[in-house]
RNA sequence: CGCUCAUCCAGAGCGGUGGAGGGACAGGCCCGAAGAAACCGCGGCAACCGGUCGCCCAGGCACGGUGCCAACGCCUGACCGAUGAGUA
Numbered sequence: 001c002g003c004u005c006a007u008c009c010a011g012a013g014c015g016g017u018g019g020a021g022g023g024a025c026a027g028g029c030c031c032g033a034a035g036a037a038a039c040c041g042c043g044g045c046a047a048c049c050g051g052u053c054g055c056c057c058a059g060g061c062a063c064g065g066u067g068c069c070a071a072c073g074c075c076u077g078a079c080c081g082a083u084g085a086g087u088a
Base pairs, nucleotide, nucleotide: 002087003086004085005084006083007082008081013042014041015040016039017038021031022030023029025077026076027075028074043069044068045067048065049064050063051061052060053059073080
């Protein structure tokens, strides 16, 4: 990077650095100097995979691997996007 499957109306911050953008894309509409993106520290949410408890069912835990912490994936559209697991 490609393919397959599943999920996407819930949930989750406070500092520091930084300085003008960001919400994938298009059209909207939003967020942003009362400080965007990105990076760092500590914190949290959640439970996809592993682990563990359980009648090994249903469920629980949150130890490990991810992921996530504005808005119904913000709305609409598209040969659209994201996350997890598996796989050539």
This is a predicted structure of an 88-nucleotide RNA (SAM riboswitch aptamer (S box leader)) from a bacterium. The coordinates come from a structure-prediction model, not an experiment, and the mean pLDDT is 89. The sequence was found by an Rfam model in a public genome assembly.